[in-house]
RNA sequence: AGGGGUGUAGCUCAAUUGGUAGAGCAACGGUUUCCAAAACCGUAGGUCGGGAGUUCGAUUCUCUCCGCCCCUGCCA
Numbered sequence: 001a002g003g004g005g006u007g008u009a010g011c012u013c014a015a016u017u018g019g020u021a022g023a024g025c026a027a028c029g030g031u032u033u034c035c036a037a038a039a040c041c042g043u044a045g046g047u048c049g050g051g052a053g054u055u056c057g058a059u060u061c062u063c064u065c066c067g068c069c070c071c072u073g074c075c076a
Base pairs, nucleotide, nucleotide: 001072002071003070004069005068006067007066010025011024012023013022019056027043028042029041030040031039049065050064051063052062053061
């Protein structure tokens, strides 16, 4: 340099005819317990990587930029 994949909660990941953004774990609170753990119940937590475009409406479609991973190639 070229090609492919990927980016969503603190972490790991979902979300198909484009139509209210979710789960598990973690965190916090409660029940229970002499205390704690476990279990159960609940709460909070998101500019969906940045920007632009299309659309009544974009995590989803298009363009561009950025981060990460893989493959090929170049220089040394």

This is a predicted structure of a 76-nucleotide RNA (transfer RNA) from a Rhodocyclaceae bacterium. It matches the Rfam family "tRNA". Gene Ontology term of the family: triplet codon-amino acid adaptor activity. Lineage of the source: Bacteria > Pseudomonadati > Pseudomonadota > Betaproteobacteria > Rhodocyclaceae.